[in-house]
A computed fold for a 504-nucleotide part of an RNA from an uncultured bacterium, annotated as small-subunit ribosomal RNA, 5' domain.
The prediction has a mean pLDDT of 85.
It matches the Rfam family "Bacterial small subunit ribosomal RNA". Rfam links the family to the GO terms ribosome and structural constituent of ribosome.
Context: one part of a larger RNA
RNA sequence: GGAUGAACGCUGGCGGCGUGCCUAACACAUGCAAGUCGAACGGACUUGAGAAGCUUGCUUCUCAAGUUAGUGGCGGACGGGUGAGUAAUGCGUGAGCAACCUGCCUUUCAGAGGGGGACAACAGUUGGAAACGACUGCUAAUACCGCAUAAUGUACAUUGGAGGCAUCUCCGAUGUACCAAAGGAGCAAUCCGCUGAAAGAUGGACCCGCGUCUGAUUAGCUAGUUGGCGAGGUAACGGCCCACCAAGGCGAUGAUCAGUAGCCGACCUGAGAGGGUGAUCGGCCACAUUGGGACUGAGACACGGCCCAAACUCCUACGGGAGGCAGCAGUGAGGAAUAUUGCACAAUGGGGGAAACCCUGAUGCAGCGACGCCGCGUGAGUGAAGAAGUAUUUCGGUAUGUAAAGCUCUAUCAGCAGGGAAGAUAAUGACGGUACCUGACUAAGAAGCCCCGGCUAACUACGUGCCAGCAGCCGCGGUAAUACGUAGGGGGCAAGCGUUAUCC
Numbered sequence: 001g002g003a004u005g006a007a008c009g010c011u012g013g014c015g016g017c018g019u020g021c022c023u024a025a026c027a028c029a030u031g032c033a034a035g036u037c038g039a040a041c042g043g044a045c046u047u048g049a050g051a052a053g054c055u056u057g058c059u060u061c062u063c064a065a066g067u068u069a070g071u072g073g074c075g076g077a078c079g080g081g082u083g084a085g086u087a088a089u090g091c092g093u094g095a096g097c098a099a100c101c102u103g104c105c106u107u108u109c110a111g112a113g114g115g116g117g118a119c120a121a122c123a124g125u126u127g128g129a130a131a132c133g134a135c136u137g138c139u140a141a142u143a144c145c146g147c148a149u150a151a152u153g154u155a156c157a158u159u160g161g162a163g164g165c166a167u168c169u170c171c172g173a174u175g176u177a178c179c180a181a182a183g184g185a186g187c188a189a190u191c192c193g194c195u196g197a198a199a200g201a202u203g204g205a206c207c208c209g210c211g212u213c214u215g216a217u218u219a220g221c222u223a224g225u226u227g228g229c230g231a232g233g234u235a236a237c238g239g240c241c242c243a244c245c246a247a248g249g250c251g252a253u254g255a256u257c258a259g260u261a262g263c264c265g266a267c268c269u270g271a272g273a274g275g276g277u278g279a280u281c282g283g284c285c286a287c288a289u290u291g292g293g294a295c296u297g298a299g300a301c302a303c304g305g306c307c308c309a310a311a312c313u314c315c316u317a318c319g320g321g322a323g324g325c326a327g328c329a330g331u332g333a334g335g336a337a338u339a340u341u342g343c344a345c346a347a348u349g350g351g352g353g354a355a356a357c358c359c360u361g362a363u364g365c366a367g368c369g370a371c372g373c374c375g376c377g378u379g380a381g382u383g384a385a386g387a388a389g390u391a392u393u394u395c396g397g398u399a400u401g402u403a404a405a406g407c408u409c410u411a412u413c414a415g416c417a418g419g420g421a422a423g424a425u426a427a428u429g430a431c432g433g434u435a436c437c438u439g440a441c442u443a444a445g446a447a448g449c450c451c452c453g454g455c456u457a458a459c460u461a462c463g464u465g466c467c468a469g470c471a472g473c474c475g476c477g478g479u480a481a482u483a484c485g486u487a488g489g490g491g492g493c494a495a496g497c498g499u500u501a502u503c504c
Base pairs, nucleotide, nucleotide: 001504002503003502004501006500007499008498009497010496013376014375015374016373017372018371019369020368021334026332027331028330030329031328032327035074036073037072040071041070043068044067045066046065047064048063049062050061051060052059053058054057081287082286083285090212091211092210093209094208096206100204101203105200106199107198108197109196110195111194113147115145116144122137123136124135125134126133127132153178154177155176156175157174158173159172160171161170162169163168183192184191185190213259214258215257220250221249222248225247226246227245228244230242232240262284263283264282265281266277267276268275269274289310290309291308292307293306312323313322314321315320340366342365343364344363348362349360350359351358352357379409380408381407382406389400390399391398392397413445416439417438418437419436423431448493449492450491451490452489453474454473455472459488460487461486462485463484469476470475
């Protein structure tokens, strides 16, 4: 000198764009943050219309519209947060997979025949303070289960060809065995779905090479350890797991242990090489009070799912229950320190739905903070009687100083009034009567901070008297201090200025 997610002191006019718990992965009141589908299903309820019955205002039936607890489907594995753990089951980069999976989406081929039995809801009984149940009975489905059909599927057997990378891989042929399905809407056309197979796309899993902080005042470490054979398990390879067998494997090219740490694109600095950092934004990983576990599912060992244990908090009729903000706001605590319990789904995107639409603290916006960057303003011209005041003085003057006043102008910003968008495509705008434009109006409402001994731009007076104090280094102050304090003057930067901390 540059830089910062900064803080502190003094000061503070406006706008745009960014950015804002770095500390306690501490504890959390309250509200919201993941639902949706009645065009899968049986009910229930509400409203309207019609018909019948008569008890003349209610019963039953039919139709239509709507609402929905439950069964069922898809989505709750995305999006959002945090960085505790992790020095390698991570990340970066380049390869491999002849060892793999992939819902929704796209393309192609083929198919959807005929049956069955339940369980919720509901009704009744009943337990419990509650959370939540138990029993009996009834019922539907795109819920569940047999049967049929079936190959370019799977398994086995026989066999042909091509290829390779050792195990093998690919393309076929024959035979045997096994495995599917669901309907809904519509007058219909048709549309949306369903099943099997092949391919694509997307997303993932696994494996390998290289790179990835410090310490030797850590030198030896290792028994599922290293390898083999076999069985199991997995989507798949593999000590992943198990039985048996062998005795290996790693290590001064730093194993093991200990400390620290999410990694990267990037960011800061630097001429570069390097050094430092890993906030915001983007990619990957890990985690969701702590520890463990699986279930469902295409996908989780699942932040707002389940089970167990633990700590904590809350309710309780003491028998038992409920909870998890490292989602958005917000509260307490900690701290030098970090914001609103805001508006809207209008846009972009996501989930569900045939659609209308619903949901979306993702997101878009607004609010607060000079926290940062950028831009603008606080007036312009003229004006010597060099006014007054103030400071100083050798008392003559000198400085402040064209500075002010005065005169002539202007209106950026702010304020007032009128108009008023784009962002949306037919409609639909939170932002917002916002941006912007026009008009009138008044120089009015808008300047501070640090420094002035040298480094380093900028000097005098008074006060103080090694005191009070200053200080980044050298140093200054003990009676004329350009170094302390105040004033006048000056210098620098400017809505900021200085200090502190950290990095280059």